The part of an RNA shown here (large-subunit ribosomal RNA, domain IV) has 312 nucleotides and comes from Howella latifrons. The gene name in the source record is rnl. RNAcentral holds the full RNA, with entries from ENA. Lineage of the source: Eukaryota > Rhodophyta > Rhodymeniophycidae > Halymeniaceae > Howella. It matches the Rfam family "Bacterial large subunit ribosomal RNA".
[in-house]
Context: one part of a larger RNA
RNA sequence: UUGUAUUGAAGGAACUCGGCAAAUUGACUCUGUACGUUCGCCAUAAAGAGAGCCGUUAAAGCGGUAACAUAGAAAAAGAAGUAACGACUGGUUACCAAAACCACAGGACUCUGCAAAUUCUAAAUAAGUAUAGGGUCUGAUGCCUGCCCGGUACUUAAAAACGACAAGCUUAGGUUUCAAGCUUAAGUUAUAACUUUAAGUAAACGGCGGUUCUAACUAUAAGAAUCCUUAGGUAGCGAAAUUCCUUGGCGGGUAAGUUCCGUCCUGCAUGAAAGGCAUCACGAUUACUUCACUGUCUCCAAUACAAAUUCA
Numbered sequence: 001u002u003g004u005a006u007u008g009a010a011g012g013a014a015c016u017c018g019g020c021a022a023a024u025u026g027a028c029u030c031u032g033u034a035c036g037u038u039c040g041c042c043a044u045a046a047a048g049a050g051a052g053c054c055g056u057u058a059a060a061g062c063g064g065u066a067a068c069a070u071a072g073a074a075a076a077a078g079a080a081g082u083a084a085c086g087a088c089u090g091g092u093u094a095c096c097a098a099a100a101c102c103a104c105a106g107g108a109c110u111c112u113g114c115a116a117a118u119u120c121u122a123a124a125u126a127a128g129u130a131u132a133g134g135g136u137c138u139g140a141u142g143c144c145u146g147c148c149c150g151g152u153a154c155u156u157a158a159a160a161a162c163g164a165c166a167a168g169c170u171u172a173g174g175u176u177u178c179a180a181g182c183u184u185a186a187g188u189u190a191u192a193a194c195u196u197u198a199a200g201u202a203a204a205c206g207g208c209g210g211u212u213c214u215a216a217c218u219a220u221a222a223g224a225a226u227c228c229u230u231a232g233g234u235a236g237c238g239a240a241a242u243u244c245c246u247u248g249g250c251g252g253g254u255a256a257g258u259u260c261c262g263u264c265c266u267g268c269a270u271g272a273a274a275g276g277c278a279u280c281a282c283g284a285u286u287a288c289u290u291c292a293c294u295g296u297c298u299c300c301a302a303u304a305c306a307a308a309u310u311c312a
């Protein structure tokens, strides 16, 4: 000096991206327990109190008594609040990521009538049979899920054209004495998907406008006009895990807050199963705050044990 432990005056997060790390709390008995809520929970909420030994007693209680200390060591939750995301338990990058990712119960669409669909096959599906099996999307629950079928896709229908290897039949030739077979050429027969048109389908892929004017202060525009479109974004939410300008404006919290919470809406570029919004419980998730606590820090010091280094 480094490492692993232990202790620390006064202060107590001033440290730092961030309380990272450490400290605090801790088992048992009794009291007591808020907001919220899907009434199950939240909850060990929070906040408090107690404890040894001896005598007596059925027990309780009472009396006595020792120590600095009676859960006398060890083991053994820090707590609370707000918001985001995901409902939850579970799973995941063996060896830098455990998460907001995957899964999930629930919801929806679609294919499949069984020699089923799915698969190039096979295994399976299933010793099952549409309350079944396969595929895709969403992801508990609550309230909901708007408009557009013009494009692409799928389904259905119609008629015409195009469309082929293979196969069958006929005829002629070669080979063969004939036949059969083989082979060459021509003709002929049944033709599929695809392509086109029309209709339907968006919990299919996807999409969901611009300009100008207008109310007797001003401002704004319920309203009017016009262009374009298949249709012009509904409910909800909104500076958001989405907001460039931006540290947006206002309010809260701080002495002081680019973060945080509430609100506004001017949404660069929100939006409804690539689901929208809300949500109790849950989370080694993320952001912010308070109390407690502390060597994280002001500012370092000491001790023990190791290692390294120097000298002998």
Base pairs, nucleotide, nucleotide: 001307002306003305004304005303006302007301008300010298011297014296019293028050029049030048031047036041038140052065053064054063055062056061066070078291079290080289081288082287083286084285085283086282090102091101106138107137108136109135110134111133112132118124141278142277143276144275146208147207148206151205152204153201154200155199156198157197158196167189168188169187170186171185172184173183174182175181209227210226211225212224213223236270237267248264249263250262251261252260